[in-house]
Context: one part of a larger RNA
RNA sequence: CUGGGCGUAAAGGGCGCGUAGGCGGCGCAGUGUGUCAGGUGUGAAAUCCAUGGCCUCCACCCAUGAAGUGCCCCUGAAACUGCUGUGCUUGAGUGCGGGAGGGGAGAGCUGGAAUACAGGGUGUAGCGGUGAAAUGCGUUGAUAUCCUGUAGAACACCGGUGGCGAAGGCGGGUCUCUGGAACGCAACUGACCCCUGAGGGCGCGAAAGCGGGGGGAGCAAACAGGAUUAGAUACCCUGGUAGUCCCCGCCCUAAACGUUGCACACUUGAGGUAGGGGGAUUUCACCCCCUCUGUCUCGGAGCUAACGCGUUAAGUGUGCCGCCUGGGGAGUACGGCCGCAAGGCUAAAACUC
Numbered sequence: 001c002u003g004g005g006c007g008u009a010a011a012g013g014g015c016g017c018g019u020a021g022g023c024g025g026c027g028c029a030g031u032g033u034g035u036c037a038g039g040u041g042u043g044a045a046a047u048c049c050a051u052g053g054c055c056u057c058c059a060c061c062c063a064u065g066a067a068g069u070g071c072c073c074c075u076g077a078a079a080c081u082g083c084u085g086u087g088c089u090u091g092a093g094u095g096c097g098g099g100a101g102g103g104g105a106g107a108g109c110u111g112g113a114a115u116a117c118a119g120g121g122u123g124u125a126g127c128g129g130u131g132a133a134a135u136g137c138g139u140u141g142a143u144a145u146c147c148u149g150u151a152g153a154a155c156a157c158c159g160g161u162g163g164c165g166a167a168g169g170c171g172g173g174u175c176u177c178u179g180g181a182a183c184g185c186a187a188c189u190g191a192c193c194c195c196u197g198a199g200g201g202c203g204c205g206a207a208a209g210c211g212g213g214g215g216g217a218g219c220a221a222a223c224a225g226g227a228u229u230a231g232a233u234a235c236c237c238u239g240g241u242a243g244u245c246c247c248c249g250c251c252c253u254a255a256a257c258g259u260u261g262c263a264c265a266c267u268u269g270a271g272g273u274a275g276g277g278g279g280a281u282u283u284c285a286c287c288c289c290c291u292c293u294g295u296c297u298c299g300g301a302g303c304u305a306a307c308g309c310g311u312u313a314a315g316u317g318u319g320c321c322g323c324c325u326g327g328g329g330a331g332u333a334c335g336g337c338c339g340c341a342a343g344g345c346u347a348a349a350a351c352u353c
Base pairs, nucleotide, nucleotide: 004324005323006322007307008306012321014204015203016202017201021196022195025088026087027086028085029084030083031082034080035077036076037075038074039073041071042070049065050064051063052062053061092189093188094187095185096184097183103178104177105176106175108174109173110172111155115151116150117149118148119147120146121145122144126137127136163170164169209250210249211248212247213246214245218244219243223239224238225237226236261320262319263318264317265316266315269298270297271296272295273294274293275292276291277290278289279288302309303308326353327352328351335346336345337344338343
């Protein structure tokens, strides 16, 4: 390279935007790049193949012929591909309409419950904690209970098998700004506008962690003490600092998972649920019927090593990208790039089974 693969065996990039490149709807006309046909030339000899010949035969050798994927040129074909011109609307996009949503941002404004602390009242000997205890707290009056105040963080019920987002993720209320999707109508554009997308680029990216500044109620690595135990650098208990929260700047990882890349088309069904539209019901909220989009469960054909998947495919196809090639060594060393650091990205070999 050919070939085979990537849900769980090795293998889908964490996610998006998008450059080069690859790929590309329905017609007509032209052209003749690719493509195809015929022809000329070339394609050294040897080798290979065919026929014949010579050493008794064979190998070797000799002669003749054929073949020679390829290339240039000439003539021609025009279905497909490319290019040029022109047209179309179903792909794609725009517009208009009424709805849904924890989509995002705002040192924004605001609410109640709980917790802790502080002050005051009542009240007295315990409280707390556990398997049982102890450390701890408490007569300087705790725990309990009532009132007042302060603080930070998180938002019970609604809440869902539910919604939104590209992913990470998003949940009290309200205001301002703002992104996307679905549905309906078919008014507009007219297919290098589409799809995909590099080992080019840019952005986003949980938690932990890092730098500067703030904040600190609860929780809680580290740490201290009490228990347990043969020991107990743990599990349990009492405390408790970073951190968890906010602003700015980094880090860039994950079981970043549906362990399933994106887009498009096609292929029996049943039930639930969310959003939109239509119909029917004299009217109307439902119920009922049809339909589009999302989502969940079951299941047919088919697929699969099996498990299972099954119109949200892991079925049947097309386009493009990423990735895999026995286990360990190793996601390591070295080098390079990035980072304040921690470290990240890229990524071997010896050796060994």
Molecule: small-subunit ribosomal RNA, central domain
Organism: uncultured bacterium